[in-house]
RNA sequence: GCCGAUGUAGCUCAGUGGUAGAGCAAGUGAUUUGUAAUCACUAGGUCAGAGGUUCGAAUCCUCUCAUCGGCU
Numbered sequence: 001g002c003c004g005a006u007g008u009a010g011c012u013c014a015g016u017g018g019u020a021g022a023g024c025a026a027g028u029g030a031u032u033u034g035u036a037a038u039c040a041c042u043a044g045g046u047c048a049g050a051g052g053u054u055c056g057a058a059u060c061c062u063c064u065c066a067u068c069g070g071c072u
Base pairs, nucleotide, nucleotide: 001071002070003069004068005067006066007065010024011023012022013021018055026042027041028040029039030038048064049063050062051061052060
């Protein structure tokens, strides 16, 4: 230099055009003599950034950035 993959909650990951979710972690409550475990509830997101297409974009297109891999 070329090609490809990935980027979504604190962490690991779903979500292939129509209200952004799960598990773990966190907080509160219940239970217990107490802790753990269990159960219920709550909070936590500019969906890497910019632009475009569309009535509508996490999702489609272009560019940029970061990480990883391959080729030279």
RNAcentral holds the sequence, with entries from ENA and MGnify. The RNA shown here (transfer RNA) has 72 nucleotides and comes from a Candidatus Wukongarchaeota archaeon. Rfam family: tRNA. By type it is a transfer RNA. NCBI's taxonomy places the organism under Archaea, Promethearchaeati, Candidatus Wukongarchaeota. Model confidence (mean pLDDT): 82 of 100.